Context: one part of a larger RNA
RNA sequence: AACGAACGCUGGCGGCGUGCCUAACACAUGCAAGUCGAACGAGAAAGCGGGCUUCGGCCCGUGAGUACAGUGGCAGAAGGGUGAGUAACACGUGGGUAACCUGCCCGCAGGUGGGGGAUAACCCUUCGAAAGGAGGGCUAAUACCGCAUAACAUUCCGUUUCUCUCGGGGAGCGGAAUCAAAGCUAGCCUCUACAUGUAAGCUAGCGCCGGUGGAGGGGCCCGCGGCCCAUUAGCUUGUUGGUGAGGUAACGGCUCACCAAGGCUCCGAUGGGUAGCCGGCCUGAGAGGGUGAUCGGCCACACUGGAACUGAGACACGGUCCAGACUCCUACGGGAGGCAGCAGUGAGGAAUUUUGCGCAAUGGGCGAAAGCCUGACGCAGCGACGCAGCGUGGGGGAUGAAGGUUCUCGGAUUGUAAACCCCUUUUGUGAGGAAAGAGAAAGUGGGUAACCACUUAGACGGUACCUCAAGAAAAAGCCACGGCUAACUUCGUGCCAGCAGCCGCGGUAAUACGAAGGUGGCGAGCGUUGUUC
Numbered sequence: 001a002a003c004g005a006a007c008g009c010u011g012g013c014g015g016c017g018u019g020c021c022u023a024a025c026a027c028a029u030g031c032a033a034g035u036c037g038a039a040c041g042a043g044a045a046a047g048c049g050g051g052c053u054u055c056g057g058c059c060c061g062u063g064a065g066u067a068c069a070g071u072g073g074c075a076g077a078a079g080g081g082u083g084a085g086u087a088a089c090a091c092g093u094g095g096g097u098a099a100c101c102u103g104c105c106c107g108c109a110g111g112u113g114g115g116g117g118a119u120a121a122c123c124c125u126u127c128g129a130a131a132g133g134a135g136g137g138c139u140a141a142u143a144c145c146g147c148a149u150a151a152c153a154u155u156c157c158g159u160u161u162c163u164c165u166c167g168g169g170g171a172g173c174g175g176a177a178u179c180a181a182a183g184c185u186a187g188c189c190u191c192u193a194c195a196u197g198u199a200a201g202c203u204a205g206c207g208c209c210g211g212u213g214g215a216g217g218g219g220c221c222c223g224c225g226g227c228c229c230a231u232u233a234g235c236u237u238g239u240u241g242g243u244g245a246g247g248u249a250a251c252g253g254c255u256c257a258c259c260a261a262g263g264c265u266c267c268g269a270u271g272g273g274u275a276g277c278c279g280g281c282c283u284g285a286g287a288g289g290g291u292g293a294u295c296g297g298c299c300a301c302a303c304u305g306g307a308a309c310u311g312a313g314a315c316a317c318g319g320u321c322c323a324g325a326c327u328c329c330u331a332c333g334g335g336a337g338g339c340a341g342c343a344g345u346g347a348g349g350a351a352u353u354u355u356g357c358g359c360a361a362u363g364g365g366c367g368a369a370a371g372c373c374u375g376a377c378g379c380a381g382c383g384a385c386g387c388a389g390c391g392u393g394g395g396g397g398a399u400g401a402a403g404g405u406u407c408u409c410g411g412a413u414u415g416u417a418a419a420c421c422c423c424u425u426u427u428g429u430g431a432g433g434a435a436a437g438a439g440a441a442a443g444u445g446g447g448u449a450a451c452c453a454c455u456u457a458g459a460c461g462g463u464a465c466c467u468c469a470a471g472a473a474a475a476a477g478c479c480a481c482g483g484c485u486a487a488c489u490u491c492g493u494g495c496c497a498g499c500a501g502c503c504g505c506g507g508u509a510a511u512a513c514g515a516a517g518g519u520g521g522c523g524a525g526c527g528u529u530g531u532u533c
Base pairs, nucleotide, nucleotide: 001532002531003530005529006528007527008526009525012390013389015387016386017385018383019382020348025346026345027344029343030342031341034074035073036072039071040070047062048061049060050059051058052057081301082300083299091225092224093223094222095221096220097219100218101217102216105214106213107212108211110209111208112207113147115145116144122137123136124135125134126133127132153178154177155176156175157174158173159172160171161170162169163168183206184205185204186203187202188201192199193198194197227273228272229271234264235263236262239261240260241259242258243257244256245255246254276298277297278296279295280291281290282289283288303324304323305322306321307320326337327336328335329334354380356379357378358377362376363374364373365372366371393423394422395421396420403414404413405412406411427474429469430468431467432466433465437460442455443454444453445452446451477522478521479520480519481518482503483502484501488517489516490515491514492513498505499504
């Protein structure tokens, strides 16, 4: 000098930050990922209105093509959390990929023909305590499956040319083989069909399919760099290499069969310990040392261990399966769960916050849009935890009042300090007014369009801010005073009680213990402890 601090005493205000460093311990409760009816089939009830009634109820309309479910699409791989593991191409930095992938988005050129069979929802039957199933029957699609067409696509063959890191790669030509699709919405009647008008027709938009280029994102490989222990000296059998095969988006012992016997190591292999890495942060004149909270990038993990499925992307925090521990339910047959998301609880600990408000803004998902969802985020709450700021009054005021302390009893000091007079009102209190953050999107009107005008919309918040009113009013402590080190006397105590960072104080005059007066330092803080330089 610094701190994510803690402890003691004290504590007025607002602003901006910041807050489980310990048990990656266990978790009650609520919320944190949905959305699309312009992909699809189905489709309530209460209530209200009317009618009938044997007064039990029934029917019709509305509610409403709404709600809850279901099929299907996209998103749940992002955002958010944590630091357990990891000494590793994990990270940083610089390269390579002629060994690769890429949904949504953008550019370009093209296609979107014609068929089929199911299935959930629903209905019936049925098993089970439940969680959940089983059988039969019906139905739709942008769900599923054939067929057609197809190339600048892929593979193979032939050939020409350019080029490299000599394995190969790019480009051109010819031939062969292989592979695709889905519709929805709005408007219109020029064409076609029926033929008033509507559509399978036309127009537009959104989609769908194969291709190519891009952007952004990712996979893999390599050079170099950053901890400790030699009281760890040898390690290795898929091990090291080859051939072939399998596998992957892709290279590769990645995996397998066979063959060879290699590979690493005192320039520290192997083993052990510790640890997420970095931009940064702290310190320091620098070199360096320490560190890796908040914010940003990368990685890893999601009760523990293992596995794959779906998908452009996962081996998937709020998905699936298996095993285990734990907790809960059970009709004992069997089931359910995973806060290292936001709050919150217990436990641990010296120690770390509200079971708050809002989607108004920014951003994200879905949707044509309206909009819905969003504990991301924006705000508010709590804590002097930190930083910087403001205040606790200002001017005048000597008989140097009283009181306290001290004294050589004359005085000295507290001390312009107080009283008293004049003034101000920050903050606080009360009252009145009152935002910016709102640019947009959407709607309405105008316009061919670009665009213009108007309307709606703020959690924070009746907050910030402004004005007025009264009134010095409501607001100072903590540590030290032997030397280091700024600041001294009196009393008490008597090697006791105690102090102490080091040196050291205390055994009868202690500036070192305790108290008081005084003084010094800092100040809404001041000290102590811990840690780093």
A computed fold for a 533-nucleotide part of an RNA from an uncultured bacterium, annotated as small-subunit ribosomal RNA, 5' domain. RNAcentral holds the full RNA, with entries from ENA and SILVA. The prediction has a mean pLDDT of 86.